Order: sequence, then C1' cells, then structure tokens
RNA sequence: UGUCAGUUUGCGGGAGAGUGUCCCGUGCAGUGAUGCGCAGGACCACCGAAGGGGAAAUCGCCCGAAAUCUCUCAGGUACCAGGAACCGCAAACGGAUA
Repeated sequence: UGUCAGUUUGCGGGAGAGUGUCCCGUGCAGUGAUGCGCAGGACCACCGAAGGGGAAAUCGCCCGAAAUCUCUCAGGUACCAGGAACCGCAAACGGAUA
C1' cells in the first nucleotide's frame, strides 16, 4: 500500500398485521340528541424483521456457533411519527493476509 471480514458512528433504502368492540376521562361544536379529536383501561383477533425463547436447517475450528425456521414473553397492527432484521456507501478502530 492492497484485499478480506468484524465493531462503532453517519447517510440512504427497509415489510407484515384492526381506522375492531366495550368502558371511562377530557377538549371543541350543538338548545339537545349527537358528532369530531385526544388519552387511559378491558376483551377478542392478527403480525413478525428491536430484544428474548425453542428446535436444529446450516456452517465450522468437531465440538462449538447458529438462521429470514419456529414460539409470541416483550414489542407491534388506519394515516403521521417512531422502531425495524437485512442491504448499500463513507469514516474511524483494531485484526488477518499478500
């Protein structure tokens, strides 16, 4: 100096599933019935890509690691926002190798 992979940071992309029902509080409009918005709780249904668990597809240093598989404890399910495995680019760090 080049290559490879790892960690961290930044940027970009990034799926799925309920505008569910009921109760209750609150704000606005209205003479009122009621309507709209927001928050909380309960119940049922559903999703799977934070995390976590299980099995063992797979990989390897042969006894270890372990999935996009599986379970839904957690999390999530209109829009928005946030999060998001994984992928790409850049920088830094240390490692291996020529």
Glycine riboswitch aptamer from Phyllobacterium lublinensis, 98 nucleotides, folded computationally. The sequence was found by an Rfam model in a public genome assembly. The coordinates come from a structure-prediction model, not an experiment, and the mean pLDDT is 75. Rfam family: Glycine riboswitch aptamer. The family is grouped with related families in Rfam's "Glycine riboswitch clan". Rfam's curators write: This family represents the bacterial glycine riboswitch. Taxonomically the source falls in Phyllobacterium (Bacteria, Pseudomonadota, Alphaproteobacteria, Phyllobacteriaceae).